[in-house]
Context: one part of a larger RNA
Order: sequence, then C1' cells, then structure tokens
RNA sequence: AUAGGAUAAGGGAAUUCGGCAAAUUGGCCCUGUGCCUUCGGUAUAAGGGGUCCCUGCGUUCGUACAUGUAGGUGUGCGAGUGCAGGGUGCAAAUGUCAAGAUGGUCCGACUGUUUAACAAAAACAUAACUUUCUGCUAGUUCGUAAGGAUGUGUACAGAAGGUGACGUCUGCCCAGUGCCUGUACUUUAAACUCUCGUUCAGGAGAGCUAAGAGCAGGUAAACGGCGGGGGUAACUAUAACUCUCUUAAGGUAGCGAAAUGCCUUGCCGUUUCAAUGACGGCCUGCAUGAAUGGCGUAACGAGAUCGUCGCUGUCCCUAUCCUAUGUCCUC
Repeated sequence: AUAGGAUAAGGGAAUUCGGCAAAUUGGCCCUGUGCCUUCGGUAUAAGGGGUCCCUGCGUUCGUACAUGUAGGUGUGCGAGUGCAGGGUGCAAAUGUCAAGAUGGUCCGACUGUUUAACAAAAACAUAACUUUCUGCUAGUUCGUAAGGAUGUGUACAGAAGGUGACGUCUGCCCAGUGCCUGUACUUUAAACUCUCGUUCAGGAGAGCUAAGAGCAGGUAAACGGCGGGGGUAACUAUAACUCUCUUAAGGUAGCGAAAUGCCUUGCCGUUUCAAUGACGGCCUGCAUGAAUGGCGUAACGAGAUCGUCGCUGUCCCUAUCCUAUGUCCUC
C1' cells in the first nucleotide's frame, strides 16, 4: 500500500446521484394490533413484557408402593406447568443461527419465466375476456410425393390473432387499406367454334368464357382515424346559444405538467429553515383517451420514486488493533 476484519467519545445522513456500505432488528412465550379490504387478508402489522441458577408451595399427567369393602387417600420417583422468595454476572434467546419498522405515489393483478458469462424488469407468461377459421375425406401444419402431426381427438373440440385477475366501462367513423357476401350487367387470357386471308411460313377478326377487377352491400375486441374560423349574457371575464367553411367521422365517458406537457423549475396548497423533489388540486392535453384497451383497485414485488422513526465511522475527522499479500530497511 492492497484485501479482509474489530472498536470508537460527542453529533447522527450534515456524506452521497441515491443511507451505497455498515449498523439496528432477529428465536420462543405472553400481551396487543390501526388504515384499507375482493372479508380470505393486511398480520410476526405496529407497540410492550419475559427468557439463567437454587429453594418452597400449588397443580396436571405417568408409574410404583402402602392403606381402605368401594368411591378414594397418602408416600416415593419421573415429565410438564403456575406463583412466590433468594442468588450470580457488565450482560441470562449469554454461543451458532436469527425480520429494521412504517407512510405516500407510479407500474405490473397475483405464484411463475427471461438476455448461461454486463439488463430479472414496468419485458414474457398467466387465469379471464374477445375475434376469426373449421361438420371431419374438416381446419391448421410438415413433405416434390408416398405419407405424417394436431388425434385413434370431433365445436364444452382443434387451430390462428388480440387484450390481460377483479370492479366499472369500452363512445363516433366502413371515405382509405384489408377481409367477407352478392352480382341481371360491364371488362377479360389461352383453349374451342366460326369467318376472312397469304406463293409459302407467319396472320386478321367475331363468338363463348373462369378466377380477378368494375359494380352493390357488410365488417373497427380488422389495419386504422376521430377539424378550423367568427359572433353572442345588464361590471369584467367566460360562452349554455348562434353563423360559416369542411370531413368517413370530427375525441364521448374517464384521466390529465402524467413512465405521455415543448414552453416548464406551469399556477395553487401540503411537506422543509431552505425542495428543478414528492404528494394533493387546476386544465391553457406542443402531442391523453377507451381490448393498439380507459379509469380504479385489496393482496403481492431482490421493480421505480418521495417521506418519517430507529440505527449507525457514510460523514464532521480521523484514530488504534488483528490477519494475509506485496514493497522498503536491518540481519
């Protein structure tokens, strides 16, 4: 010096991006337990007390003996338990082992899974909800085929997609792009039929016609989308109201400076001595919004973020000691 460890008066997060690291807590028994809640939980919530040895007394059980006709009674030993008194030590769960607690908010319901060797998560999955295809010689799928898988299954089944417990809901648009249905009619290839034509070889035209396209509809828990300008109320402001342009339809319920807000450290309140933080409101949403799901939500989380209590060498501010290795000095 590096690595690991031990202890520190007073203060106690002043350190730091951040309590990172360390410390606190810890088992068992008794007591006690709020908010919230899907009534199951939360919960070991939180908080408080006890814990060693000896003796005495009580009590429960087992066992042996004595006594009594019996119910029983007494005594000894053993196991447990309650009360009281006394004793030792700095300290009694004396060691190992062994939760720090709690309150907001966001995300994801949960247990689970994942980038073997930089990411464990809010990502994936999940139960549940929903759409599409499929009546079995099915649909989907592997193979050129023969032949296989689903399945020796049969719509309460199988395959494909989306959302993601639960509660409450899921608005408007089919113009575009898809998909589905229909189609008297239009368009349309080769083949086929007919006609014409060249010296020969090509050739020219007409008719018929499938899918497709046109055409007519449907479909958004399909891909997706969901406006602008002007005026108006007896203070002002605002606009329930109204005019106009325009679209397929003009964003509904809800939520909202948000994991989404540029301006922005928005404005107000609470928290602090002090806050670009956090939380609660507001809405002027650059550019929220409803299964590309919206909004809530008990429980859960090595998730993200902000507080409070406890605790501490993180720090004020360093010091001493132990172990290992290296270096230096001396031998």
Molecule: large-subunit ribosomal RNA, domain IV
Organism: Candidatus Woesearchaeota archaeon